A computed fold for a 70-nucleotide RNA from a Myxococcales bacterium, annotated as Fluoride riboswitch aptamer (crcB RNA motif).
[in-house]
RNA sequence: ACAAAUGAAGGCGGUGGAGUCCGCCGACAAGCGCCGCGAUCCUACCGCGGCCAAUGACUCCUACGGAGCU
Numbered sequence: 001a002c003a004a005a006u007g008a009a010g011g012c013g014g015u016g017g018a019g020u021c022c023g024c025c026g027a028c029a030a031g032c033g034c035c036g037c038g039a040u041c042c043u044a045c046c047g048c049g050g051c052c053a054a055u056g057a058c059u060c061c062u063a064c065g066g067a068g069c070u
Stems, first nucleotide, its partner, number of pairs: 010025004016061006033051006
C1' cells in the first nucleotide's frame, strides 16, 4: 500500500507496557488532575503562570529525575 474477514469475552478509572485484583459504565455512558491570576455581572469556557503523578490498588518492565559505588 492492497485485499478479505470480524465488530460488546466490550469500554473506562489525569503520562507508556504487562499480570492479578477492585471499582465504574453500557456507547445517550463511565472517563478526560490540581492551584493561582486575568477576562466576565457571576459561573463555565478561554488566556497566562505554578504543582503532584508513569499504579484505581499491588507487582514487574520501560522512560525520566536525584544520590552513592565501581
Its mean pLDDT, the model's own confidence on a scale to 100, is 75.